Model confidence (mean pLDDT): 80 of 100. The RNA shown here (Bacterial RNase P class A) has 372 nucleotides and comes from Nocardioides sp. Rfam family: Bacterial RNase P class A. Rfam classes the family as a ribozyme. The source organism's lineage runs through Bacteria, Bacillati, Actinomycetota, Nocardioidaceae and Nocardioides. It is recorded under the gene name rnpB.
[in-house]
RNA sequence: GGGGCUGGUCGGGCGGCCGCGACGUACUCCGGUACGUCGAGGAAGGUCCGGGCUCCACAGGGCAGGGCGGUGGGCAACACCCACCCGGGGCAACCCGCGGGAAAGUGCCACAGAGAACAGACCGCCUAGAGCACGCUUUAGGUAAGGGUGAAACGGUGGUGCAAGAGACCACCAGCGACCCGGGCGACCGGGUCGGCUCGGCAAACCCCGCCCGGAGCAAGGUCGAACAGCGCACGUCCGAGGGUUGCCCGCCCGAGUGCGCGGGUGGACCGCAGGAGGCCGCCGGCAACGGCGGUCCGAGAUGGAUGGUCGCCGAACGGUGCGCCGCGAGGCGCCCGGGAACAGAACCCGGCCUACAGACCAGCCCCUCCG
Numbered sequence: 001g002g003g004g005c006u007g008g009u010c011g012g013g014c015g016g017c018c019g020c021g022a023c024g025u026a027c028u029c030c031g032g033u034a035c036g037u038c039g040a041g042g043a044a045g046g047u048c049c050g051g052g053c054u055c056c057a058c059a060g061g062g063c064a065g066g067g068c069g070g071u072g073g074g075c076a077a078c079a080c081c082c083a084c085c086c087g088g089g090g091c092a093a094c095c096c097g098c099g100g101g102a103a104a105g106u107g108c109c110a111c112a113g114a115g116a117a118c119a120g121a122c123c124g125c126c127u128a129g130a131g132c133a134c135g136c137u138u139u140a141g142g143u144a145a146g147g148g149u150g151a152a153a154c155g156g157u158g159g160u161g162c163a164a165g166a167g168a169c170c171a172c173c174a175g176c177g178a179c180c181c182g183g184g185c186g187a188c189c190g191g192g193u194c195g196g197c198u199c200g201g202c203a204a205a206c207c208c209c210g211c212c213c214g215g216a217g218c219a220a221g222g223u224c225g226a227a228c229a230g231c232g233c234a235c236g237u238c239c240g241a242g243g244g245u246u247g248c249c250c251g252c253c254c255g256a257g258u259g260c261g262c263g264g265g266u267g268g269a270c271c272g273c274a275g276g277a278g279g280c281c282g283c284c285g286g287c288a289a290c291g292g293c294g295g296u297c298c299g300a301g302a303u304g305g306a307u308g309g310u311c312g313c314c315g316a317a318c319g320g321u322g323c324g325c326c327g328c329g330a331g332g333c334g335c336c337c338g339g340g341a342a343c344a345g346a347a348c349c350c351g352g353c354c355u356a357c358a359g360a361c362c363a364g365c366c367c368c369u370c371c372g
Base pairs, nucleotide, nucleotide: 001368002367003366004365005364006363007362008361009360010359012314013313014312015311016310017309018308020039021038022037023036024035025034026033027032041343045354046353048352049351050350051349052348053217054216055215056214065213066212067211068210069209070084071083072082073081074080085099086097087096088095089094100208101207105206106205107202108201109200122147123146124143125142126141127140128139129138130137131136132135155173156172157171158170159169160168174198176195177194178193179192180191181190182189183188221271222270223269224268230262231261232260233259234258235257242254243253244252245251278297279296280295281294282293283292284291285290318338319337320336322335323334324333325332326331
């Protein structure tokens, strides 16, 4: 210098004007107005897991149903995270794995192919019979070494053997199982002896094994409570309650209901509801996830649902047939012109996962090449 891998941070800036929501203060003609402060995200998203919280249910056990699945740890919990193991990919950094059991049973294995799991004779090879045109045809058998089909054809190589062949037999290798030794908390790894010589794949098919799981969800749930209807009591229906008429009295007018209380909890209001398994920094323990201690900070809360619009300046990406410089070249750098900022938006709250995202920056590591 070039190529790559992993982790993290940010994701338009400043100002003017006009708006929106919440809170505080002041004023108010009670309708609001003025001023001040605050006002989305790394995913607020999908609502896929796990919890907190709330109500309901619940002696204990089981069935059904669902979820999870290498090992050890972390966590409130998890299907998440960390470390390791095994398998696969990459020269490497590193990445990927829905990673218990197929030797308990059942089932399935497309197309092609003769045959797809107690294998299988299509071609070929071998033996015997028959026929003739004399090296072919046909019949009956044997054969899994060779060819062919396929994702997959019932161990591999060499030898013995045989009519031809075959774990039929032998040696080595691979694989499986049982036992033993060593290492590791463990998954597992390394080594040895023996065995029958060999046992296909799929469990995100049923199933088996182990572990876990009560239901509903903030429209949870709670508090206060109009109007109408209901119930009770009191007063009243021409001896007139009550209402209107200027605050009161008289007068005038209307006039059959009116007033108080009760419970239930509808419209509505409020709480739940923003300080929490919280963020950041330092020290300590740990490989790490994380934990402990100390310090410090905390700034949305709508309910048809606010967080926006516009103008000016600046501006990353990107585009240009422009100009200049450097380089053998691919190309790079500077100037000029254009251009104008991704995905998206809280709704009870957290921890995750997944998905979307123009681009910018930082750190560590790997490979190649050059120079010293």